[in-house]
RNA sequence: AACGAACGCUGGCGGCAGGCCUAACACAUGCAAGUCGAGCGCCCCGCAAGGGGAGCGGCAGACGGGUGAGUAACGCGUGGGAAUCUACCCAGUGGUACGGAAUAGCCCAGGGAAACUUGGGGUAAUACCGUAUACGCCCUUCGGGGGAAAGAUUUAUCGCUGUUGGAUGAGCCCGCGUUGGAUUAGCUUGUUGGUGGGGUAACGGCCCACCAAGGCGACGAUCCAUAGCUGGUCUGAGAGGAUGAUCAGCCACACUGGGACUGAGACACGGCCCAGACUCCUACGGGAGGCAGCAGUGGGGAAUCUUGGACAAUGGGGGCAACCCUGAUCCAGCCAUGCCGCGUGAGCGAUGAAGGCCUUAGGGUUGUAAUGCUCUUUCAGCUGGGAAGAGAAUGACGGUACCAGCAGAAGAAGCCCCGGCUAACUCCGUGCCAGCAGCCGCGGUAAUACGGAGGGGACUAGCGUUGUUCGGAAUUACUGGGCGUAAAGCGCGCGUAGGCGGAUUGUUAAGUCGGGGGUGAAAUCCCGGGGCUCAACCCCGGAACUGCCUCCGAUACUGGCAAUCUUGAGUUCGAGAGAGGUGAGUGGAAUUCCGAGUGUAGAGGUGAAAUUCGUAGAUAUUCGGAGGAACACCAGUGGCGAAGGCGGCUCACUGGCUCGAUACUGACGCUGAGGUGCGAAAGCGUGGGGAGCAAACAGGAUUAGAUACCCUGGUAGUCCACGCCGUAAACGAUGGAAGCUAGCCGUCGGGCUGUUUACAGUUCGGUGGCGCAGUUAACGCAUUAAGCUUCCCGCCUGGGGAGUACGGUCGCAAGAUUAAAACUCAAAGGAAUUGACGGGGGCCCGCACAAGCGGUGGAGCAUGUGGUUUAAUUCGAAGCAACGCGCAGAACCUUACCAGCCCUUGACAUACCUAGAAUUUCUUAGAAAGUGCCUCUUUACAGAGGAGCUUGGUGACAGGUGCUGCAUGGCUGUCGUCAGCUCGUGUCGUGAGAUGUUGGGUUAAGUCCCGCAACGAGCGCAACCCUCGCCUUUAGUUGCCAUCAUUAAGCUGGGCACUCUAGAGGGACCGCCGGUGUUAAACCGGAGGAAGGAGGGGAUGACGUCAAGUCCUCAUGGCCUUUAUAUCCAGGGCUACACACGUAGUUCAAUGGCAGGGACAAAGGGCAGCCACUUCGCGAGAAGGAGCUAACCCAUAAAGCCUGUCUCAGUCCGGAUCGGAGUCUGCAACUCGACUCAGUGAAGUUGGAAUCGCUAGUAAUCGUGGAUCAGCAUGCCACGGUGAAUACGUUCCCGGGCCUUGUACACACCGCCCGUCACACCACGAAAGUCGGUUGUUCCAGAAGAUGGUGCGCUAACCGCAAGGAGGCAGCCAGCCACGGUAGGAUCAAUGACUGGGGCG
Repeated sequence: AACGAACGCUGGCGGCAGGCCUAACACAUGCAAGUCGAGCGCCCCGCAAGGGGAGCGGCAGACGGGUGAGUAACGCGUGGGAAUCUACCCAGUGGUACGGAAUAGCCCAGGGAAACUUGGGGUAAUACCGUAUACGCCCUUCGGGGGAAAGAUUUAUCGCUGUUGGAUGAGCCCGCGUUGGAUUAGCUUGUUGGUGGGGUAACGGCCCACCAAGGCGACGAUCCAUAGCUGGUCUGAGAGGAUGAUCAGCCACACUGGGACUGAGACACGGCCCAGACUCCUACGGGAGGCAGCAGUGGGGAAUCUUGGACAAUGGGGGCAACCCUGAUCCAGCCAUGCCGCGUGAGCGAUGAAGGCCUUAGGGUUGUAAUGCUCUUUCAGCUGGGAAGAGAAUGACGGUACCAGCAGAAGAAGCCCCGGCUAACUCCGUGCCAGCAGCCGCGGUAAUACGGAGGGGACUAGCGUUGUUCGGAAUUACUGGGCGUAAAGCGCGCGUAGGCGGAUUGUUAAGUCGGGGGUGAAAUCCCGGGGCUCAACCCCGGAACUGCCUCCGAUACUGGCAAUCUUGAGUUCGAGAGAGGUGAGUGGAAUUCCGAGUGUAGAGGUGAAAUUCGUAGAUAUUCGGAGGAACACCAGUGGCGAAGGCGGCUCACUGGCUCGAUACUGACGCUGAGGUGCGAAAGCGUGGGGAGCAAACAGGAUUAGAUACCCUGGUAGUCCACGCCGUAAACGAUGGAAGCUAGCCGUCGGGCUGUUUACAGUUCGGUGGCGCAGUUAACGCAUUAAGCUUCCCGCCUGGGGAGUACGGUCGCAAGAUUAAAACUCAAAGGAAUUGACGGGGGCCCGCACAAGCGGUGGAGCAUGUGGUUUAAUUCGAAGCAACGCGCAGAACCUUACCAGCCCUUGACAUACCUAGAAUUUCUUAGAAAGUGCCUCUUUACAGAGGAGCUUGGUGACAGGUGCUGCAUGGCUGUCGUCAGCUCGUGUCGUGAGAUGUUGGGUUAAGUCCCGCAACGAGCGCAACCCUCGCCUUUAGUUGCCAUCAUUAAGCUGGGCACUCUAGAGGGACCGCCGGUGUUAAACCGGAGGAAGGAGGGGAUGACGUCAAGUCCUCAUGGCCUUUAUAUCCAGGGCUACACACGUAGUUCAAUGGCAGGGACAAAGGGCAGCCACUUCGCGAGAAGGAGCUAACCCAUAAAGCCUGUCUCAGUCCGGAUCGGAGUCUGCAACUCGACUCAGUGAAGUUGGAAUCGCUAGUAAUCGUGGAUCAGCAUGCCACGGUGAAUACGUUCCCGGGCCUUGUACACACCGCCCGUCACACCACGAAAGUCGGUUGUUCCAGAAGAUGGUGCGCUAACCGCAAGGAGGCAGCCAGCCACGGUAGGAUCAAUGACUGGGGCG
């Protein structure tokens, strides 16, 4: 785009068309083929004229109408042909004479239920028969023979008959075209041909007899399946593809099968006979029927109409005609089934009304839309007029088309869609549900995708869906595709048919080209006109119908024929290389075995072992022997061969190739469907052989297991001969042949040339590497093409199912070959790109390993978590990156949890109304009572207003540590303080992308340098900031004290030099020297310096990743709750305890414990605070009490040092646990605080596998302070004291960076993914069989029928005087033959217990 459509929703009018695609299923009822009295006799009505009826006779029922079952065919289409017929019609030419015998109707008599029928009698004809005639006709043995007629009528005329020709129609033959299957390859006996007959309208094996053995087939016979064919129709740019409704041509069929009769024509839709199935009638004896005619019914189905009108027109039949008949036809009815046309109103109209919807709450949109005002009346409605169709009559349609008038916006809009493709967006509901979906896909709480609504888009009396066809699809490629890696080159030769084929000349004219003629039906399509108001539709004309046949011409090319040629191909001669093949022989090394000698305890084997061999003498070693197999070095992207493949040496036979040269043949060539040969390894058969190796097998190991990898053994096999098999990643994943198209560098074989004998140049043939043009999707290929051309063959057409099933062929088998479908998926696949990953590679880094030091894991205790328990043990965090984490501090509070008691505008916010004070202090045992603030007016009283507060009330609302961190903001963790992450412009690539950012060095660093199709830039790195280390300067109080004075004491005077404090500066930059390096960047060493190569430490965290963490810090969308999931109160819980884990602290002791003595810090905090000092207490503390908003207090630092003691033990170690007595904080220490005192004195004697931290002022060790805090640290944060060991180095573990490589990964290896098993479903194969269809063969059977024979029965026409004859009929017989039966086959379906694999989940 289209449709003979159907379904869903909807539906105003008209015109023109169309309307059982399914059951060629069955049919009730009516109608669809009759007509002629001018052929005939008779009967009835009628006075007659005339009319009617059955019958004989004539013509027509072979047309018209229906259907598409069958048919793959001369059926159809197209173009030809000769051996034919043709009623009615036309033209011509003749004739039309004389006779005869019957018969229906009718009458009589019967049979039968009926249908119908029997006998007898009489009768007519244009019915039937004979004779005559025969121009022309037919037959012929060429002498001859045969054959017609009908009349009607008053005329006119209509008829009849022979024959010739025409027209029309029909029959027959031929060329070409006409679906799929080869998993159908052979078919055929009247078959093919001949001779002679028969038969037909006619040719012919059409039929028969005889003879011959042919005929068809790979250019697809036969068989199977499917199908009416065509003009045309739909689609398409075309070529094609699909189709064959309506209209038209042809064919076939008429319940199924067979058959003939009549006739001009039939083997006959509304005729006959027979058989069969079905239906109906019946008196059971027997009969009747055939809608695939028009209507109509049932049935089937998704689905297809009225039992209408008329012969008025067109046509048909009969008739002289009038006329009759006509479901052909013309009309009407039903149906939006299609095409076409028209309408459902038009103009004005902004408060942009109301309502709806949305909203950022302002508004937007529906929307000039409505209302309103002014108009119009097509269509429909009503009234009136009223055709053409018909040239005289005759109009079913039809009071129709059309015209006029009237009324009134009046009666007339739906359907689908709105995620992309694809025009059109929002809200609500729902919550992977309900649902949508053409493909991709949407839906799991913010859905433009589901459902509703508003709005919008498209089409419009329709709109959508489904089905089907073509297109897009160059996705079967003729036009117009491919085969290295995407599907696709046969494993390789030889070669048949076929296809294609070098140069020149002549001829021919098949292909080819030009012109003419015939045909190509009409309709359709196209163009130009015309008619319905337009259009659809119809009419006229033209063009076209791309085809076929035929005639004439042309001859370049192709083909045929003839001739010639040498360049393709081949032959000859001379050389050459070679693991080419086959057979025979032969050689040495090595392994193994056997014999002998020497010799002694192991050998062998492995990652390590064991099985195994060995004191019966192994292994090792020496000599001798046996046997089999394979041929080291040479050896090479070397050679040979068609491929498979071929390797010691010699000989024999033999194939091919290359080079050089002469002559010869003269296209002999290329390819190659079938065919045929060769064809690795493994395997099979028979017979040999068997050293080594070695499937199977055995044992030993390894392992979770180990039917493996490793080891010890070991049989087929490997070897030989003969015969099979016929496959491989049989690969260059690249068929063969020929020609053309830049080069450079190797190498093998041969020739030529040159010279300095070792090269160079050149040429032919091989074999490699790189590379231009070109090509390719890219990778790549590139004179050995995957480039540009020509020829031939093979093969491909989404993935899976499947190279499978079935069938065939081959094979001894294994199996090979040929080769589907159902079903299922929306992909499968190629090349390249960026990442990620790798038990891939290279380079590099990090307390990553290593080297060290100290821990954890063992003990008891603290703390967190899991688990369990519980009324509750609130919640979160979960590998690193949760677990002394949120919690910088749960007795109440906190607190979110549990049980319970209250409250409901609320504990808290805003607003309104009402009333008033509120608050604080004092008094009091406790209450009551008692007071206001600010501003304005006012002299004051008083009044008004306001701010904050309280009581009561109202409805908005408050409130929520309720849910969602996977709706979010913010903040944070982590990779990682790792060195990376990007951009602009340019360039390269079809593109994704690449380049830059890679490379060579260097660095802590993408830090810097050099190079480079890149040049620059940004975020990161570094630096800028803070702190510590040195110096200078400024300032000296509460700090300091060298000098002076002074004191118990920097206590005081004095001083600010020093320490220190805290402000400002300086200093370090590879700056200098030497070396290395590329004259670079930089590195190494040195000097100077407080500090040296980033001086130490901190703050600082790129693009991003983990849907990482947090809705319980805060903020926030949505949802939920609202006398409760909110709020308040007291109590309990978060502190439980068979257990498991993490993180800390303390230990197990002598580098120690205890006791005594006496030194040296830093950094912090302090008014609800730090607290000197004094007194009391053993002590924790208590009672007093100066000072300090701070160089005053907290505040004695501890380890260390000195002295003493303990002497290796469960201890003078260790301190858990337990009872007692106390202190402090606090409303309150029971659950559940810390501390003190004396007592008690558990485990533990250095910790399995495993694992953590640390590289220097670090680890280790020692103490000090702070935050939180009423009280409560072994935690956290900070401070200083003492103060090590080790780093060879980067193989390994972990993490990371850069480059590179592979990838089937991209949620990115925690990826992807294979097979069995279990379950559910689906289609298929096999199967003992079972049940149907189709078909061929064998035999039986044989209705009707025509033919042949017979015909003793019967018999009007002719002959005969007669008897009888000729002829005919019945009957009988024969062959043919439908239905039916029989036997064993072939083939196609259906079904089948059980079974096999496959698909999907």

The RNA shown here (small-subunit ribosomal RNA) has 1401 nucleotides and comes from an uncultured prokaryote. The RNAcentral record of the sequence draws on ENA. Its Rfam family is "Bacterial small subunit ribosomal RNA". Gene Ontology terms of the family: structural constituent of ribosome and ribosome.